[in-house]
Parts: sequence; structure tokens; C1' cells
RNA sequence: GGGCAUGUAGCUCAGCGGUUAGAGCACCACUCUUAUAAAGUGGGGGUCGAUGGUUCGAUCCCAUCCAUGCCCA
Repeated sequence: GGGCAUGUAGCUCAGCGGUUAGAGCACCACUCUUAUAAAGUGGGGGUCGAUGGUUCGAUCCCAUCCAUGCCCA
């Protein structure tokens, strides 16, 4: 330098054009316990990598850029 893939909660990921963006783990509070753990209930936490475009409507489609990983040279 060329090609491909990925980017969504603190972490691992789901969501492949339409209702409110979700799960598990983690975190906080409460219940239980002498206390801790486990278990149960509830809660907080996201400008969906950035900027534009297409569309009535974009996490999802398109373009460019950024970051990371892999392959080729």
C1' cells in the first nucleotide's frame, strides 16, 4: 500500500427497515442470614464508533472517515 471482518450498557453478545433498544454477567438497594455467600424482588446505566446520504421511517441500507483484528504484498 491492497483486501476482508468487526464496532450496540462496565464486560460478553442479541437485535438484519417500523411499537418502548434487549439478555446474561457485573453494579446499587431491599428481603432472607448472627454475618457472608447463595437465592428472590426492584433499580440505575446506551447520543447503537463519527459525519453525511437514501427512505414516510435507519442500530439495520449506501458513501467517506476513525479504531481494532485477520490475510496479501